[in-house]
Context: one part of a larger RNA
Molecule: large-subunit ribosomal RNA, domain IV
Organism: Pseudomonadota bacterium
RNA sequence: UUCGUCAAGGAAUUCGGCAAAUUAGCCCCGUAAGUUCGCAAGAAGGGGUUCCCGGUGCAAGCCGGGACGCAGUAAAAAGGUUCAAUCGACUGUUUAACUAAAACAUAGGUAUGUGCAAACUCGUAAGAGGAAGUAUACAUACUGACGUCUGCCCAAUGCCAGAAUAUUACGGAAGAGGGUGACUCCCGACUUGUCGGGACGAGCUUUCGACUUAAGUACUGGUGAAUGGCGGCUGUAACCAUGACGGUCCUAAGGUAGCGAAGUUCCUCGGUGCUUAAUAGGCAUCCUGCACGAAAGACGUAACGAGUUGGACGCUGUCUUGACGGAGUGCUCG
Numbered sequence: 001u002u003c004g005u006c007a008a009g010g011a012a013u014u015c016g017g018c019a020a021a022u023u024a025g026c027c028c029c030g031u032a033a034g035u036u037c038g039c040a041a042g043a044a045g046g047g048g049u050u051c052c053c054g055g056u057g058c059a060a061g062c063c064g065g066g067a068c069g070c071a072g073u074a075a076a077a078a079g080g081u082u083c084a085a086u087c088g089a090c091u092g093u094u095u096a097a098c099u100a101a102a103a104c105a106u107a108g109g110u111a112u113g114u115g116c117a118a119a120c121u122c123g124u125a126a127g128a129g130g131a132a133g134u135a136u137a138c139a140u141a142c143u144g145a146c147g148u149c150u151g152c153c154c155a156a157u158g159c160c161a162g163a164a165u166a167u168u169a170c171g172g173a174a175g176a177g178g179g180u181g182a183c184u185c186c187c188g189a190c191u192u193g194u195c196g197g198g199a200c201g202a203g204c205u206u207u208c209g210a211c212u213u214a215a216g217u218a219c220u221g222g223u224g225a226a227u228g229g230c231g232g233c234u235g236u237a238a239c240c241a242u243g244a245c246g247g248u249c250c251u252a253a254g255g256u257a258g259c260g261a262a263g264u265u266c267c268u269c270g271g272u273g274c275u276u277a278a279u280a281g282g283c284a285u286c287c288u289g290c291a292c293g294a295a296a297g298a299c300g301u302a303a304c305g306a307g308u309u310g311g312a313c314g315c316u317g318u319c320u321u322g323a324c325g326g327a328g329u330g331c332u333c334g
Stems, first nucleotide, its partner, number of pairs: 001327006008320002012318001017315001025049005034039001036145001050067007068072001080313007087305002092104002108143007120129003146300004151230003156227002158223005165218003171212002175208006184199007231249005258292001259289001270286006
């Protein structure tokens, strides 16, 4: 290290029955609550099991009689059972090599988009998927069987619809200004054909520009199984307490049903009851919900689970408390 056995007790061990033990095959009897009537269920619990002879039968086997042992599924193989609660409906999937779950998925539910050259996705494009499909379809999002249900708020944010008015880009554009500007004309100078200054001025170029001009925004409505949100103070009943009732402030509206110290409760080991000799645990109930709450669904729920929590029976070297034995390995001696 691994295996076997154990007096008396039997979980006193421990975070926790972890580990081990118990149970076990087949036949017969028998089997509760609950329930979606399918299940639950191998529920639970009890009896039998070998061999020989006879009868019966095609046989497997069954029936009757008898025999042996501590022991007859004689070895091996081979369910421990049950009660209550939580989560997830279920079978399934997952962190290859520390997490298998309450996580993911799921059928079912809902919303939104999409009329086909569909929406959507990949690609610069051609093209492809969607689909050799066609709204009983496809895509996206949320929820997650089933049952009972899913309240109020459209003020904010988003989305949808609307089109009168306001605002608004590029573009267009009457017009205005600047630069340049040949020829021609005017003035001046003198060296008389040159120079200097000025005027006119098309074109080119550049800076503005009334007016015109879309979606959008402002605006008007709608929309929550869209993102989200769902109050405070105070008075009051013939003891006290409580407050059905009233007042007031604020808000878009003030949390409805159901559930509740919860996988959510800080105070807290909340109060009460049950469970124990004793319980910071568990279950039931209360509601004072720091900080539950209705498809980031609410509350139930038969069946299911190598899930989680607590209790009980059986069983045991987990323990009181250690002992003996087998096998292997290491070390010391040889």